About this RNA
Model confidence (mean pLDDT): 82 of 100. A computed fold for a 71-nucleotide RNA from an uncultured Bacilli bacterium, annotated as transfer RNA.
RNA sequence: GCAUCAUUAGUUCAAUGGUAGAACCUUGGCUUCCCAAGCCAAUGAUACGAGUUCGAUUCUCGCAUGGUGCU
Numbered sequence: 001g002c003a004u005c006a007u008u009a010g011u012u013c014a015a016u017g018g019u020a021g022a023a024c025c026u027u028g029g030c031u032u033c034c035c036a037a038g039c040c041a042a043u044g045a046u047a048c049g050a051g052u053u054c055g056a057u058u059c060u061c062g063c064a065u066g067g068u069g070c071u
Stems, first nucleotide, its partner, number of pairs: 001070007010024004018054001026042005048062004
């Protein structure tokens, strides 16, 4: 330099154009003499910028970061 893959919650991962979910973490409550465990609830995210579309995590382009391969 070229190709390719990935980027979603604090972390690890889902969601093949129609209201973005789960687990762990955190906070609050219940339970317990106290702690742990358990149960319930809550907070919290689509890397960034454009385009297509009635509607974009999803399709297209650009850009940034990281991984892999080739030279």